Description:
The part of an RNA shown here (small-subunit ribosomal RNA, central domain) has 350 nucleotides and comes from Solanum corneliomulleri. The RNAcentral record of the full RNA draws on SILVA. The prediction has a mean pLDDT of 87.

[in-house]
Context: one part of a larger RNA
Formats: sequence, C1' cells, structure tokens
RNA sequence: UUGGGUGUAAAGCGUCUGUAGGUGGCUUUUUAAGUCCGCCGUCAAAUCCCAUGGCUCAACCCUGGACAUGCGGUGGAAACUACCAAGAUGGAGUACUGUAGGGGUAGAGGGAAUUUUUGGUGGAGCAGUGAAAUGCAUGGAGACUGGAAAGAACAGCAACGGUGAAAGCACUCUGCUAGGCUGACACUGACAUUUAGAGAUGAAAGAUAGGGGAGCGAAUGGGAUUAGAUACUGAAGUAGUCCUAGCCGUAAACGAUGGAUACUAGGUGCUGUGUGUGUUGACCCAUGCAGUGUUGUAGCUAACGCGUUAAGUAUCCUGCCUGGGGAGUAAGUUCGCAGGAAUGAAACUC
Repeated sequence: UUGGGUGUAAAGCGUCUGUAGGUGGCUUUUUAAGUCCGCCGUCAAAUCCCAUGGCUCAACCCUGGACAUGCGGUGGAAACUACCAAGAUGGAGUACUGUAGGGGUAGAGGGAAUUUUUGGUGGAGCAGUGAAAUGCAUGGAGACUGGAAAGAACAGCAACGGUGAAAGCACUCUGCUAGGCUGACACUGACAUUUAGAGAUGAAAGAUAGGGGAGCGAAUGGGAUUAGAUACUGAAGUAGUCCUAGCCGUAAACGAUGGAUACUAGGUGCUGUGUGUGUUGACCCAUGCAGUGUUGUAGCUAACGCGUUAAGUAUCCUGCCUGGGGAGUAAGUUCGCAGGAAUGAAACUC
C1' cells in the first nucleotide's frame, strides 16, 4: 500500500525478439462515446439546516420549506481524448551511395614456444626452496645440436581503441552471412514505443555419448612446514580444460544504474564518416552526425557522487521493493539424466 522508492541503504528480469494490453507526432472533416452546460424525473421516513408553533424556558416535539453526491431522460457545445474520412512528411521503415570493424559461421594455411621421441657431442650432476626433501640421472640425465610427432594457445602491433543485444569476440587467408554509421534525397506514409504470458540466446563449472589429451590441473598419494597442517610451498598426477552432437540455464551475468522520446553551460581527448575557407595536395582551422572517454556549470543526492552516455527537467510502458532472522528454506507445481533450476510461504523469534 489511491503513498514512497529501486548506483552504494530492501528493490532493474543476464540479454534480446515480440503477442495480448497500455501509451502515442502534424493538418482538415464527420459523429457525439468520454468531457462540459441547461432543463426535467427520481433520490422513503427519521436525521442535518432554515422559519413559525407546542410543552412556564431548554432539551424535546409538531408543521412547512430547503438540501441531496448519484442514477435516468431530454436539449445543446465541439476545444481535448475517442470514432469516421481525407491529406502531408518531420517519427519509423525500404531502396541507393560510400565506409569502419577481434560481429557470426565454415574451410584452408602458418610460425614461436612446450612436451615426448630419435640421432650426435659430452660426462655428473639436474630440478626445486626461506632452507630442504620427495623427484630425475653413469641402464648416460641436465646442457648444446640435427630430424620427427602431438595437442593447445595465438607474442609484438595493442590503445583510455574496435565490435556485438548480452554472454562474448584477436595469428593469416578465403567462402557464406548479419547488423551499424555517413551522405544524398527516390519511395511507403505514423507503419511508432513499451511489453504480462511466450520464444530465442546465455561465461565458467557440471552432466551424457563418441573422439582427443601437449601444457596446466580439482580429487588423490607421497615430500616439506607445523603443536597439528585434511592448507599455504615443492615433485607427481586423475577428472577436467580441447573437438563433435544434444543437455544444464546459473554468476559481483556489474555501469551493482530497465527501455523509448524531448529539453537543459562549457572545456578537452579518441574512433567512424561528412561539409566549408584557404592550399597543387596532405596537414592545419572551423563545423555536422554517430559512438566512446575525461573534467565540470545549473540542477539533483543522506552523503559519496551523477552531471547532454544524468543519478537533472518531463511524458509513456514495464520488472521489482516494503524491518532483521527463520529463508531463497518447507510444501505443492513445472523443468532437468542428475547435480539442481524456476515459482515460493508460515509458525516462531528479535
């Protein structure tokens, strides 16, 4: 709980597409549903209010009048919302031009390094640490050097940079493919925005089947350290990490900041792409659009801080919050092979 909020106090769904629904730009016309105005009916009595009157006054009572949200009917108005019809182009989109990019996907190729293996040289240590030991090594290790194989990752360039809805994406080349931005203005003519439910996508870890397995490395055993050492440290090492297919659906999935539109001082960088003066041209200078940083005015904020990429000023739609614990638990339901995920209380207690 008709209120106030949601960067950090509780609270923005991880992200996108989009149905119902909500909301919606400009001009003219129609209708009159909403809206506004007038009139009529109805709105029991009692009560309240007003004016007489009756109890010696008052409370109280009697009579009359008035009031009455609303509902219904009727007549009108036409600004706004809605409806009807027509139109326009600024929002939106299509086509065109140019352009940047680790956007996606499939294929091909490459070198450095590592490990293993095989030759050669050589002959006693190597490796490791705070110090050591386990470990490797005369059955020839380590070191240097020629050959071979394998798997994974792609140094420098590299950036405060780019790109994608997010997760994410980087050796090089090629095929296919998606989106963005600029410019000109050709076309459509409000086709927009948000979005419950729904669908798609979603790091790492995990799980299934089949491959692969160099390095690293949960678990595990042994060496140390230590009072102990189920750790930190060192030598090994399985699952995993990699590929293919399907599953899981979660993260401090973070900018801890939902989306859209408009408006509101500047300064200074970077990325993409235009325009203008001057110039042979580039650079430079000025300026536009799109993005990405930093600093900062007004304003906002509990403060920190935010500040044209707002946490400012407004409008629209949507998710969510309502003291701490119990508890993201129990039960039920749905999903999953499972682990579990989603939805999600209460008693009790402070």